Source information:
Transfer RNA from an uncultured Clostridia bacterium, 73 nucleotides, folded computationally. Rfam family: tRNA. The family's RNA type in Rfam is transfer RNA. It was read from a public genome assembly.
RNA sequence: GGGCUCGUAGCUCAGCUGGGAGAGCGCAGCGUUCGCAUCGCUGAGGUCGAGGGUUCGAUCCCCUUCGAGUCCA
Numbered sequence: 001g002g003g004c005u006c007g008u009a010g011c012u013c014a015g016c017u018g019g020g021a022g023a024g025c026g027c028a029g030c031g032u033u034c035g036c037a038u039c040g041c042u043g044a045g046g047u048c049g050a051g052g053g054u055u056c057g058a059u060c061c062c063c064u065u066c067g068a069g070u071c072c073a
Stems, first nucleotide, its partner, number of pairs: 001072007010025004019056001027043005049065005
């Protein structure tokens, strides 16, 4: 320098080839308990790496770019 994969909540990840952004763990509150843990309920938390384009509409399609991994030279 070139090819491929990946980047989504604090962490691990899903999102089925365009139409309301989610799960588990973690965190906060409440219930339960003498108290803790467990368990149950509720809630907070995300410019979907960044910028632009296409579209009525983009995590998803196109272009550029940043980062990580891997392969080739």